RNA sequence: AUCGACAAUGGCAAACCCGCCGCGAGGCGGGGACGCAAAGCCACGGGCCUCACGCAGGUGGCCGGGCUGUUCGCAG
Numbered sequence: 001a002u003c004g005a006c007a008a009u010g011g012c013a014a015a016c017c018c019g020c021c022g023c024g025a026g027g028c029g030g031g032g033a034c035g036c037a038a039a040g041c042c043a044c045g046g047g048c049c050u051c052a053c054g055c056a057g058g059u060g061g062c063c064g065g066g067c068u069g070u071u072c073g074c075a076g
Stems, first nucleotide, its partner, number of pairs: 002076001003073002011036002016031006034061001040067003044064003047059004
């Protein structure tokens, strides 16, 4: 460096509840943990979803791809 253990430390946080924003999918903050080794970031391709159907949007916790990169550490 790669890799990721019935190991440990730290990290993130689904559903659900409350508040705010949005027509909506959904987003943000707080609580909360199902999960996550990029569950960090980017809508470029595909998928799914929304709509006021347009030169429109959402989802990065659906997959591929791109950029960056954290805690810890057996085995290989």

c-di-GMP-I-GGC riboswitch aptamer from a Thermomicrobiales bacterium, 76 nucleotides, folded computationally.
Lineage of the source: Bacteria > Pseudomonadati > Thermomicrobiota > Thermomicrobia > Thermomicrobiales.
Rfam family: c-di-GMP-I-GGC riboswitch aptamer. Rfam links the family to the GO term cyclic-di-GMP binding.
Its mean pLDDT, the model's own confidence on a scale to 100, is 86.